A computed fold for a 102-nucleotide RNA, annotated as Purine riboswitch aptamer. The prediction has a mean pLDDT of 76. The model forms 100% of the base pairs in the Rfam consensus.

C1' cells in the first nucleotide's frame, strides 16, 4: 500500500404494518311524510332535527299492548364513524461517516 472480515452509531426524515384501550360526540335518539304486515304480525322507503362532527341512526332477547284495526310501547344487550390521548407490534432506507484488521 492492498484487503477478507469485524466494531460503533443518536436525533430526525421518509416508508411499512396497523391491533387494542380510554375520552369526547349521540341519547345507536326525537318528531314527521308515503307505503306494507296483522296475534305465526308489529316492517319498508324518504326527507328533517340532533354532534364545534364526516358517517351511522340499526340487530337480538324479554315483557307488554293492539281481538283483526291502525297504531305500537317499555326494559335490556350488542356497533360503526369522526376527533384526541395512550399502549403494544412490525421494521426498511436515508442520516453514515469513521475505526480496527488476519
Nucleotide at each position: 500500500a492492498c484487503c477478507a472480515u469485524u466494531c460503533u452509531a443518536a436525533a430526525c426524515a421518509u416508508a411499512c404494518u396497523c391491533a387494542c384501550u380510554c375520552a369526547u360526540a349521540u341519547a345507536a335518539u326525537c318528531g314527521c311524510g308515503g307505503g306494507a304486515a296483522u296475534a305465526u304480525g308489529g316492517c319498508c322507503c324518504g326527507a328533517c332535527a340532533g354532534u364545534u362532527u364526516c358517517u351511522a341512526c340499526c340487530g337480538g332477547u324479554u315483557c307488554g299492548c293492539c281481538u283483526u284495526a291502525a297504531a305500537c310501547g317499555a326494559a335490556u344487550u350488542g356497533a360503526c364513524u369522526a376527533u384526541g390521548a395512550g399502549u403494544a407490534g412490525c421494521a426498511a432506507u436515508g442520516g453514515a461517516a469513521g475505526a480496527a484488521g488476519a